[in-house]
């Protein structure tokens, strides 16, 4: 950098469906694929923290050696502090105006 998740960015319902995803189907063509139609699903997918898996270090057990297992400790600090999310519709919240 980059997976899973889970918080927080105010809230429901409804629509449309672009990615993304579907031990769905079909078509090229293959050892597999990639690829395209086609249904189903789909509007927190974006930032911003957290956790877990990861990963580095160091100690111990283990192995004939490779290596497994496991403990701990690290993957930051200090300061500020948000902003952005297709379309209706209601609603909460704050300013103003009347």
């Nucleotide at each position: 950098g980059g997976u899973u998740c889970c918080g927080a960015g105010g809230a429901g319902c409804g629509c449309u469906g672009c990615g993304a995803g579907g031990u769905g189907c079909c078509g090229c063509a293959u050892g597999a694929g990639c690829c395209g139609g086609c249904c189903c699903c789909c509007a927190g997918g974006c930032u911003c923290g957290g956790a877990a898996a990861g990963c580095c270090a160091c100690g111990g057990c283990u192995c004939c050696g490779c290596u497994g297992c496991u403990g701990u400790g690290g993957c930051c600090g200090u300061u500020u502090g948000a902003a952005c999310g297709g379309c209706g519709c209601u609603c909460a919240c704050c300013c103003g105006a009347a």
The prediction has a mean pLDDT of 75.
A computed fold for a 98-nucleotide RNA from Pseudothauera lacus, annotated as SAH (S-adenosyl-L-homocysteine) riboswitch aptamer.
Rfam family: SAH (S-adenosyl-L-homocysteine) riboswitch aptamer. A reference for the family is Wang et al. (2008), "Riboswitches that sense S-adenosylhomocysteine and activate genes involved in coenzyme recycling", Mol Cell. Rfam links the family to the GO terms regulation of gene expression and S-adenosylhomocysteine metabolic process.
Of the family's consensus pairs, 100% are formed in the model.
RNAcentral holds the sequence, with entries from Rfam.